[in-house]
Molecule: c-di-GMP-I-GGC riboswitch aptamer
Organism: Candidatus Rokuibacteriota bacterium
Parts: sequence; structure tokens; C1' cells
RNA sequence: CGCGACAACGGCAAACCAGCCGUAAGGCUGGGACGCAAAGCCAUGGACCCGAGUGCCGGACGCUCGGGCCGCCAGGCUACCGAAG
Repeated sequence: CGCGACAACGGCAAACCAGCCGUAAGGCUGGGACGCAAAGCCAUGGACCCGAGUGCCGGACGCUCGGGCCGCCAGGCUACCGAAG
């Protein structure tokens, strides 16, 4: 260090369930753990998802606008520990 151990101190929490918020995607809180060495933070690019508008070839489609998602992939910022390399 761009490395990551049957190490240490700890951390987070998928599905699912309950309550609440939202048209929806989804979010928050509690329970719960599939997993995670950045599963900490930022929607900057792409992917994906939702809503509205619009086009006509009427859809598992295109475009525009708005929203969501960082536990999809990149990018940026920050960070605990220290075996091997």
C1' cells in the first nucleotide's frame, strides 16, 4: 500500500415480518441475518426501476421531464486493524 488472515476491537444488515410515509419505484423505525474489508459517504457517467407527458409502428418501444436505487458497474471523498505478500 492499490494487500486482506478460521487474527483482534468492533461495524453494517439481504430476503421476510410489523408499524409509518409515498401515486409508484422506494424510504424510515423495530424485529431478523443472506451476505459485506469500505455493504461508510456523494446520484457524477452507465445500467436498472417508478411516475407524468409525448410520438406512432401501439410495445417487454423511442424521446422529454421528474423521482428512486450507491447491497449493479464505474468515478470521486473519507476511514478501523495489521498476519502473509